RNA sequence: GCCUCUGUGGCUUAGUCGUAUAGCGAUUGCCUCGUAAGCAAUAGGUCGGGGGUUCAAAUCCCCCCGGAGGCU
Numbered sequence: 001g002c003c004u005c006u007g008u009g010g011c012u013u014a015g016u017c018g019u020a021u022a023g024c025g026a027u028u029g030c031c032u033c034g035u036a037a038g039c040a041a042u043a044g045g046u047c048g049g050g051g052g053u054u055c056a057a058a059u060c061c062c063c064c065c066g067g068a069g070g071c072u
Base pairs, nucleotide, nucleotide: 001071002070003069004068005067006066007065010024011023012022018055026042027041028040029039030038048064049063050062051061052060
C1' cells in the first nucleotide's frame, strides 16, 4: 500500500429501513434476626464521527477514525 471482518448502556450481546433487545453489573424495595440467594421495580444508549439516499436509517451508499485478521 491492497483486501476482508468489526465498532450498539459499565461489560458481553440481539436487531437485513418502521417502538433500540437480552444477560451480567448498578440502584431502590420485598423477603431474612442479619448477610448471601430469590422476587419486583427503576436508572443508564448522540447505535464510533461526518455527509448522502428515503416519508422513515443502528440497518442502504460515500468519506474519515479506532480495533482484529490476511496478502505483498